Two RNAs folded together computationally: RNase P RNA and transfer RNA, 455 nucleotides in total. Rfam match: Bacterial RNase P class A. Rfam classes the family as a ribozyme.
RNA sequence: CGGAUCGGUUCGGGUGAUCGCCGGUGCCUCGGCACGGGAGGAAAGUCCGAGCUCCACAGGGCAGGAUGCCAGGUAACGCCUGGUGGGGGUGACCCCGAGGACAGUGCCACAGAGAGCAGACCGCCGCGCCGCCUCCGGGCCACGCGGCAAGGGUGAAAGGGUGAGGUAAGAGCUCACCGGGCCGGCGGUAACGUCGGUCGCACGGCAAACCCCAUCCGGAGCAAGACGAAAUAGGGAAGCGUUCGAGGACGGCCCGUCCGAUGCUUCCGGGUUGCGUCGCUGGAGGCCCGUCGCGAGGCGGGUCCUAGAGGAAUGAUCAUCACCGAAGGUUCGGCGACGGCCUUCGGAACAGAACUCGGCUUACGAGCCUUCCGGCCA
RNA sequence: GCCCCCGUCGUCUAGAGGCCCAGGACGCCACCCUUUCAAGGUGGAAAUCGCGGGUUCGAAUCCCGCCGGGGGCACCA
Numbered sequence: 001c002g003g004a005u006c007g008g009u010u011c012g013g014g015u016g017a018u019c020g021c022c023g024g025u026g027c028c029u030c031g032g033c034a035c036g037g038g039a040g041g042a043a044a045g046u047c048c049g050a051g052c053u054c055c056a057c058a059g060g061g062c063a064g065g066a067u068g069c070c071a072g073g074u075a076a077c078g079c080c081u082g083g084u085g086g087g088g089g090u091g092a093c094c095c096c097g098a099g100g101a102c103a104g105u106g107c108c109a110c111a112g113a114g115a116g117c118a119g120a121c122c123g124c125c126g127c128g129c130c131g132c133c134u135c136c137g138g139g140c141c142a143c144g145c146g147g148c149a150a151g152g153g154u155g156a157a158a159g160g161g162u163g164a165g166g167u168a169a170g171a172g173c174u175c176a177c178c179g180g181g182c183c184g185g186c187g188g189u190a191a192c193g194u195c196g197g198u199c200g201c202a203c204g205g206c207a208a209a210c211c212c213c214a215u216c217c218g219g220a221g222c223a224a225g226a227c228g229a230a231a232u233a234g235g236g237a238a239g240c241g242u243u244c245g246a247g248g249a250c251g252g253c254c255c256g257u258c259c260g261a262u263g264c265u266u267c268c269g270g271g272u273u274g275c276g277u278c279g280c281u282g283g284a285g286g287c288c289c290g291u292c293g294c295g296a297g298g299c300g301g302g303u304c305c306u307a308g309a310g311g312a313a314u315g316a317u318c319a320u321c322a323c324c325g326a327a328g329g330u331u332c333g334g335c336g337a338c339g340g341c342c343u344u345c346g347g348a349a350c351a352g353a354a355c356u357c358g359g360c361u362u363a364c365g366a367g368c369c370u371u372c373c374g375g376c377c378a
Numbered sequence: 379g380c381c382c383c384c385g386u387c388g389u390c391u392a393g394a395g396g397c398c399c400a401g402g403a404c405g406c407c408a409c410c411c412u413u414u415c416a417a418g419g420u421g422g423a424a425a426u427c428g429c430g431g432g433u434u435c436g437a438a439u440c441c442c443g444c445c446g447g448g449g450g451c452a453c454c455a
Stems, first nucleotide, its partner, number of pairs: 001374004007369005013321007021038002024035004040350001044361002047359005052221004059255004064217005069083005084098001085096004099212002104210002106206003121152002123148006131140003160178006179201001180199008225278004235268006247259003270454003285304008323347008332339002379451007388404004396435001406422005428444005
C1' cells in the first nucleotide's frame, strides 16, 4: 500500500436558490398569503416481550404452547450483561436448543460374526487325533473339543485409554499415569474448580423421538374500543331456545360464576358520501454531568424534543463544500516504498412511519480502531 | 394495519427419519405397429424437494432464520 470484514465504534451528507407535496397556527376580499414543522437505523419481517382497550380485571382443572448451566439487569422477555463448562481459530476473538438416557416406551438403516445387559468371521493359545516333512531337537496342515475380546476386519458407534508386569494365549487379572463413579475437606452466592480418600469401572448414542422434571402462559387485538350522526324492505328462510334454559363472557374440553328472552346462530336480501370526533402521540423518551456497579444497568441533577392524515405527504433541479474511486500532473514531505496537494471524469446503498414502546432477526453504503494474509521499501 | 395457510419433474400430486441420488398420472422424446394420423405397445429424459444454517451416523421429513405465493377481517339494521 492492497485485500479479508471476525469484533468494536461513528455516521447515513452540509449550505444556499428555484419549483412543488402533506399537516398545524394566524390573517383574509374565500381565493390565497405569511410563519413554523414534516421518516429510519433498520420505519422491514411480524419472530418474542410489554403498555393500552374490550371481554368476570381474569376463577379451578385437563389438554396445549414456550423456556431450560449459574448469578445478575429489566416493566417484561425466548432479550442483555458477567461468569462456569465444552468446542473452534495462527490471531484479534468467536460459537453452544448447555436440565434428565438407572421413571418408562421407542429407534440405531446398510455393512458386519455381533447394535444392547453383545459377539469367535479372520486370528492367538491348549489338549486330542489323521496325515506329511525331518538335520530326530522339531516343524507344517486338516478335523474335533475347549480357552481368549489383545490384533485384523465392519460400522457413525464394538462394553474405559496408554504403558509395564503377568499368562499356554489373553483379560483391570495386577500396577503406574490419564479418564470416570461415590464420599469428604477447602475456595466460590452459585454453576463449578481444586485436593485427598475410595471403587477396577457400575456399562453406548439419540430427548431440535415420545416423554419426565422445574418455571411461565386467560382470550382477542387500534379493523381493539368510546361517543355521535345517517339510512332501510327495521325484511325473508332454516335451525335452536324461553327456568329441565338456546346463546354470550369462552378460544379445544370439563367444572364453576355472571348475564340471559318477540332472543340467538347461519344463509339470502338491504342500508351507510364504507361518515365525523376521540383513542393519537411527551414516552419504561433522547443527550450531558455526578455517583454506585467489572458490566448490562440503577439513582440524582440539568437540558432538549410538536409527522401523526385520507391508501397516506416528507420530493426534484442547479450551484458549492465535504466523502469515495479512476486517470493525469506536481519547484511539496520522506533514504525509499509511498504520502500530501492540484486538475478532469464518474459514483453515493438498503429502504418508506400508519396505536406506542423494549428486544431479536434480516437487508445495506462509507470511515476509523483491532487482527490476519499478500506485495513493496529501509 | 392485523390474523392464518401453502411451496416436491413442464402441470397435478405420493411421501410423515434409512427400504427414496425421491414414486405415480398427464404432457415431452425415441422406437414398434399403420399407406398415413390417432389410439395402442416398449423404452427414455425430466426434481439444487423454494433458499440458507443447525440437530442426527443419516433430513423432502425435525428445529431456526429468510424468500415467494394465496386467503380472511368495516359498521348498521